[in-house]
RNA sequence: GCAUCAAGAGUGAGCUGACGCUCCGCCAACCUGCCCGACCCGGGCAAGGUGGUCGCCCCGAGAGGGGGAUGUGGCCGACCCAGGCAACCAAGCGGGU
Numbered sequence: 001g002c003a004u005c006a007a008g009a010g011u012g013a014g015c016u017g018a019c020g021c022u023c024c025g026c027c028a029a030c031c032u033g034c035c036c037g038a039c040c041c042g043g044g045c046a047a048g049g050u051g052g053u054c055g056c057c058c059c060g061a062g063a064g065g066g067g068g069a070u071g072u073g074g075c076c077g078a079c080c081c082a083g084g085c086a087a088c089c090a091a092g093c094g095g096g097u
Base pairs, nucleotide, nucleotide: 001072002071003070004069005068010024012023013022014021015020025053026052027051030049031048032047033045034044035043038097039096040095041094042093056067057066058065059064074085075084076083
């Protein structure tokens, strides 16, 4: 800079004075990956990386503005380059070229 802030999901366990952290479960589907021979769009899956699991807050009649939060894959490689590595027992589709 760009996108989203709708909905959803634990009266769990451990540590801490508290903030919070860790583990397990769950939710979502932002990034990577997987699903038609290839690519693109849509859709699906939820393995890898984040995030969430109490409702974003303030101003404004509204439109909108300001602030804040999350994402914009991970690991190795001195480095967000080149190069290399891993990614399910799930899903296993539609359209275009």
This is a predicted structure of a 97-nucleotide RNA (SAM-I/IV (S-adenosyl methionine) riboswitch aptamer) from a marine eukaryotic metagenome. Its Rfam family is "SAM-I/IV (S-adenosyl methionine) riboswitch aptamer". Rfam 15.1 lists 567 matches to the family in 508 species. A reference for the family is Trausch et al. (2014), "Structural basis for diversity in the SAM clan of riboswitches", PNAS. The family is grouped with related families in Rfam's "SAM clan". Model confidence (mean pLDDT): 80 of 100.